[in-house]
Bacterial RNase P class A from an Anaerolineales bacterium, 405 nucleotides, folded computationally. Its Rfam family is "Bacterial RNase P class A". Rfam classes the family as a ribozyme. Its family is annotated with dimeric ribonuclease P complex, ribonuclease P activity and tRNA processing in the Gene Ontology. Lineage of the source: Bacteria > Bacillati > Chloroflexota > Anaerolineae > Anaerolineales. It is recorded under the gene name rnpB. The sequence is in RNAcentral, with records from ENA. Of the family's consensus pairs, 92% are formed in the model.

RNA sequence: CAGGUUGGCCGGGCGAUUGCGCAAGGGAUUUCCCUUGCGAGGAAAGUCCGCACUCCCCAGGGUAUGGCGCCGGGUAACUCCCGGGGUGGAGCAAUCUACCGGAAGGGCCACAGAGACAUACCGCCCGGGCUGGAGACAGUUCAGGUAAGGGUGAAAAGGUGGUGUAAGAGACCACCGGCGUCCAUAGCAAUAUGGACGGCCAGGCAACCCCCGCCCGGAGCAAAGCCAAGCAGAGGCGAAGGCCGCCACGCGGCCGGGAGGUGACCCGCCUCCCAGGAACGCUGGUUCCAGGAGCCUCGGGUAGGCUGCACGAGGUAUGCGGAGACGCAUGCCCCAGAUAGAUAAUCGCCCAGAUGGGACGAGAGUCCUCUCGGACAGAAUGCGGCUUACAGGCCAACCUGGUAU
Repeated sequence: CAGGUUGGCCGGGCGAUUGCGCAAGGGAUUUCCCUUGCGAGGAAAGUCCGCACUCCCCAGGGUAUGGCGCCGGGUAACUCCCGGGGUGGAGCAAUCUACCGGAAGGGCCACAGAGACAUACCGCCCGGGCUGGAGACAGUUCAGGUAAGGGUGAAAAGGUGGUGUAAGAGACCACCGGCGUCCAUAGCAAUAUGGACGGCCAGGCAACCCCCGCCCGGAGCAAAGCCAAGCAGAGGCGAAGGCCGCCACGCGGCCGGGAGGUGACCCGCCUCCCAGGAACGCUGGUUCCAGGAGCCUCGGGUAGGCUGCACGAGGUAUGCGGAGACGCAUGCCCCAGAUAGAUAAUCGCCCAGAUGGGACGAGAGUCCUCUCGGACAGAAUGCGGCUUACAGGCCAACCUGGUAU
């Protein structure tokens, strides 16, 4: 210097004019005016996770659904982040990337193949029968043995050599590979390395069911509270009482029945209710009216204001601890709060960039000039993450190649 990898940062600047929102102060006093200050983002986005906050519920237990799953740490918390481990993949490298509890039980494994987890299709071997042959033997068939050889496949009993056998086979042996158990060493751990022992060597999928461990209440700022204004109610569901006590004519307790709350569901728990009257009947009750906590459905009204709502898991500088995520201490700062939604528009100069033309130069390139031109995108309760979008530019470390010293 060129190409690349990783991490971080910026993402137009200045001035003038016009205009908008909010706050404070001042002047007018109905809605206005003046001054000062502040006024979008790294993603404000998607609304995918985790929280804060608010309301409902708080008596728990079980089942189901859902989420998570190597180890250690960070954090308010997380499925996030940091550091580390294992297996596989890409790259010459820096580095990047996928996955991570369990194969006990059930299920599945396309096509091909005899067979996909247990098989005998071809082949090989033993024995019997039949045929041929003088015989050796050959052919054929039946029953069995065999996973060495062939063939299929992503995957078919670990590999090589030997022993062995009728033929064979970890059946046995040597070496290599894998797995498991124990021990030692290093590490907080996942794990790694080494040693000894065991022929243990029959696969994969859990993002199929399942098993194990851990976690999880619901709704959401249109939460919720207050003020003002306004309105009309109707229909339905809904029980059963009995016994006991007393300071005795209305209260309490127990049993029973009903409505609701909790909830995905069940059990359980909690709250509230079960005043009376009439007829038939004649002491077993039945029917009707009424009452009735609460719930459901339909209908009516409002569409205003304030709080929540901007001092916070806040920002920033320095120092310290840590490998890092991050934490601690001290100082300084106050930094949008709109409500159909303000945060803008125009002009000038500059800065980065692009195209064309011209000049110089061997080239790389430098200079002049014309035109164009500033990415993705915009708060709506807040915060931490993740994901996605993004013209262009800057910085640091590292890798590869070249050149010079």